The RNA shown here (SAH (S-adenosyl-L-homocysteine) riboswitch aptamer) has 89 nucleotides and comes from a Pseudomonadota bacterium. Model confidence (mean pLDDT): 76 of 100. Rfam family: SAH (S-adenosyl-L-homocysteine) riboswitch aptamer. On this family, see Wang et al., Mol Cell 2008: "Riboswitches that sense S-adenosylhomocysteine and activate genes involved in coenzyme recycling". The model forms 100% of the base pairs in the Rfam consensus.
[in-house]
RNA sequence: CCCGCCGAGGGGCGCUGCAGCGGCGCCGGGCUCUCCCGGUGCCGUCAGGCUCGGCAGGACGGUCGACCCGACAACGGCGCCCAUUCAUU
Numbered sequence: 001c002c003c004g005c006c007g008a009g010g011g012g013c014g015c016u017g018c019a020g021c022g023g024c025g026c027c028g029g030g031c032u033c034u035c036c037c038g039g040u041g042c043c044g045u046c047a048g049g050c051u052c053g054g055c056a057g058g059a060c061g062g063u064c065g066a067c068c069c070g071a072c073a074a075c076g077g078c079g080c081c082c083a084u085u086c087a088u089u
Stems, first nucleotide, its partner, number of pairs: 001058002004055006010082006018049001020045011048075001
């Protein structure tokens, strides 16, 4: 750095909808059926897809490593509601 899993960033309802996912159609290509790949239109679903921490694996790089201590947040379209905290009455 990459892939996967887990946890956290308080929660609920509604709306729109990008990416992603599913379905259908069209175009092109491959395999010569079934099927697969790419592009594209429509419909459906869709507002933790982001960040931080942990676990395991892989790739690359480095030379000090282990241990100990400390710090742990910033964000996430719109509307409403609840919770939490602070201030005022």